[in-house]
RNA sequence: GGGCCCGUAGCUCAGCUGGAUAGAGCGGCGCCGUCCUAAGGCGAAGGUCGGGGGUUCGAAUCCUCCCGGGCUCA
Numbered sequence: 001g002g003g004c005c006c007g008u009a010g011c012u013c014a015g016c017u018g019g020a021u022a023g024a025g026c027g028g029c030g031c032c033g034u035c036c037u038a039a040g041g042c043g044a045a046g047g048u049c050g051g052g053g054g055u056u057c058g059a060a061u062c063c064u065c066c067c068g069g070g071c072u073c074a
Base pairs, nucleotide, nucleotide: 001073002072003071004070005069006068007067010026011025012024013023019057029043030042031041032040050066051065052064053063054062
């Protein structure tokens, strides 16, 4: 330098044939629970979907450039 893959909540990921409120588990927080703690139960919070631009009525999802990571060829 060429090719491919990945980048979504603090962590691990789903969503990948565009659609209408962006989700799950874990973790943290509050409450219940207990003599106290734990287990268990309930609840709320937390994300400009790596960044810019484009296509579209509509983009996490398509196209493009850039950034970061991984694999591979030279």
Predicted 3D model of a 74-nucleotide RNA (transfer RNA) from a Nanobdellota archaeon. It was read from a public genome assembly. Its mean pLDDT, the model's own confidence on a scale to 100, is 80. The source organism's lineage runs through Archaea, Nanobdellati and Nanobdellota. Rfam family: tRNA. The family's RNA type in Rfam is transfer RNA. About the family: Transfer RNA (tRNA) molecules are approximately 80 nucleotides in length.